RNAcentral holds the sequence, with entries from ENA.
This is a predicted structure of a 72-nucleotide RNA (transfer RNA) from Stictis urceolata.
Rfam family: tRNA.
NCBI's taxonomy places the organism under Eukaryota, Dikarya, saccharomyceta, Pezizomycotina, Stictis.
[in-house]
RNA sequence: GGCCUACUGGCUCAAUGGUAGAGUGCCUGACUACGAAUCAGGUGGUUGUAGGUUCGAGCCCUACGUAGGUCA
Numbered sequence: 001g002g003c004c005u006a007c008u009g010g011c012u013c014a015a016u017g018g019u020a021g022a023g024u025g026c027c028u029g030a031c032u033a034c035g036a037a038u039c040a041g042g043u044g045g046u047u048g049u050a051g052g053u054u055c056g057a058g059c060c061c062u063a064c065g066u067a068g069g070u071c072a
Stems, first nucleotide, its partner, number of pairs: 001071007010024004018055001025043006048064005
């Protein structure tokens, strides 16, 4: 330098082009002598960045960034 893959709540991961969810964490309450566990409620996202296509983009296209892989 060429090519490929990944990038989404704090973390691990989902999501047929049509309201971004789950587990876990965190907070509050119940329970308990106190905790843990359990139960209930709550919290938290400019979907890596910037454009484009579309009535509508996490998803399609382009460029860039970061990480990993591969070839030279």